[in-house]
RNA sequence: AUGGAGGUGGGCGAUGAGGCUCGCCCUCGACCGCACAUCCCGUGCUGAUGGCCUCUGCUGCCGG
Numbered sequence: 001a002u003g004g005a006g007g008u009g010g011g012c013g014a015u016g017a018g019g020c021u022c023g024c025c026c027u028c029g030a031c032c033g034c035a036c037a038u039c040c041c042g043u044g045c046u047g048a049u050g051g052c053c054u055c056u057g058c059u060g061c062c063g064g
Base pairs, nucleotide, nucleotide: 009026010025011024012023013022016055017054018053019052020051021050033045034044035043036042
């Protein structure tokens, strides 16, 4: 470089990783937590999961 056969993907779900699973988006869309206040500014709260299991980090309690 050419020919034949077979196969089909990527992204996302409020902070990390692995497995399983669910949903959403691929016409640049899915996604970017909650409460109060709100023109702006600001104050407070929950969770490392979309869900399950495990690991890591963080936090609380008890024991050694």
This is a predicted structure of a 64-nucleotide RNA (Fluoride riboswitch aptamer (crcB RNA motif)) from Streptomyces nodosus.
NCBI's taxonomy places the organism under Bacteria, Bacillati, Actinomycetes, Kitasatosporales, Streptomyces.